[in-house]
RNA sequence: AAUCGAUAAUGGCAAACUUAUUGAAAAAUAAGGACGCAAAGCCAAGGGUCUAAGGUCGGCGCGGCACACACGCCCCCGACGAUGACAGCCGGUUGCCGAA
Numbered sequence: 001a002a003u004c005g006a007u008a009a010u011g012g013c014a015a016a017c018u019u020a021u022u023g024a025a026a027a028a029u030a031a032g033g034a035c036g037c038a039a040a041g042c043c044a045a046g047g048g049u050c051u052a053a054g055g056u057c058g059g060c061g062c063g064g065c066a067c068a069c070a071c072g073c074c075c076c077c078g079a080c081g082a083u084g085a086c087a088g089c090c091g092g093u094u095g096c097c098g099a100a
Base pairs, nucleotide, nucleotide: 004098005097012037013036017032018031019030020029021028022027035088041093042092043091046090047089048086049085050084055080056079057078058077059076061075063074064073065072
């Protein structure tokens, strides 16, 4: 130095939940709070997961408006879909200590 991670040492972070704020949501920030974590430090143009506002397509849906019919508009339902989010999912990358 590398691999590795101990009933070692210095310490560090902070799940769920609660409150407040932001957001369409996922979620994020702050305070409290600790489930746990050898990277639970950082990276979202590696993979994967979550949400689905705007958008696209479909459904005439015992709905509404309009209408000669058709078309159209509104509402509702479904599907697709990040430009949004997650690093405490894998991955990349940097780092403290030094037993076996």